RNA sequence: CCCAGGGAAACGCCGAAUCCCGAUCCGGGAACGGGGGAACCAAAGGUCGUUUGGGGCGAAUCUCACCGUAGGGCCACCCUUUGGCCCGAGCCCGUCAGCUAACCUCGUAGGCGUAUAAAGGGGAGCGG
Numbered sequence: 001c002c003c004a005g006g007g008a009a010a011c012g013c014c015g016a017a018u019c020c021c022g023a024u025c026c027g028g029g030a031a032c033g034g035g036g037g038a039a040c041c042a043a044a045g046g047u048c049g050u051u052u053g054g055g056g057c058g059a060a061u062c063u064c065a066c067c068g069u070a071g072g073g074c075c076a077c078c079c080u081u082u083g084g085c086c087c088g089a090g091c092c093c094g095u096c097a098g099c100u101a102a103c104c105u106c107g108u109a110g111g112c113g114u115a116u117a118a119a120g121g122g123g124a125g126c127g128g
Base pairs, nucleotide, nucleotide: 011113012112013111014110018030019029020028021027031108032107033106034105035104036103041098053096054093055092056091057090062068071087072086073085074084075083077122078121079120080119081118082117
């Protein structure tokens, strides 16, 4: 000097997953998210063939497959562009649900660590 690993604090990132009150008896509320649920609309016709019902959360879809791809995130004020890095999973309902006002109902977890990236514009703060 470079690379890798572990711990603490601060700070930051993905995500709806935070805050407050209370007291711990199945706690309560706000806020942020998800689902179900009218009218209208959509859908609902016939024939043939095949077949593995259908639906939800999520960026996570498509493809036989990928050094792939729809799409998504990060590079520490915000926006745009360029450049770089990364993800492109998984889980759930249980034969059932289009949209959907009123209404009903559920969740508030879990997992991590980018850094002298650049240009333009707009702000905030500090100093003179």